[in-house]
Molecule: transfer RNA
Organism: Owenweeksia sp.
RNA sequence: GGCUCCGUAGUACAAUGGAUAGUAUGCAGGUUUCCGGUACCUGAGAUCUAGGUUCGAUUCCUAGCGGGGCUA
Numbered sequence: 001g002g003c004u005c006c007g008u009a010g011u012a013c014a015a016u017g018g019a020u021a022g023u024a025u026g027c028a029g030g031u032u033u034c035c036g037g038u039a040c041c042u043g044a045g046a047u048c049u050a051g052g053u054u055c056g057a058u059u060c061c062u063a064g065c066g067g068g069g070c071u072a
Stems, first nucleotide, its partner, number of pairs: 001071007010025004018055001027043005048064005
């Protein structure tokens, strides 16, 4: 250089055209405890960027950026 796959909360993953973007864990607060841990409740927290298609895009298309694999 060519081909191919991936990019979503701090982390690991769902959602694959219909919306309030969800789950676990972590974080913060509360209840419980003499304190801590456990348990329970509550809260904050994310779609890589720019265009396009569509009534509607995390999803489809194009380009870019970043990462993995194969190949020369």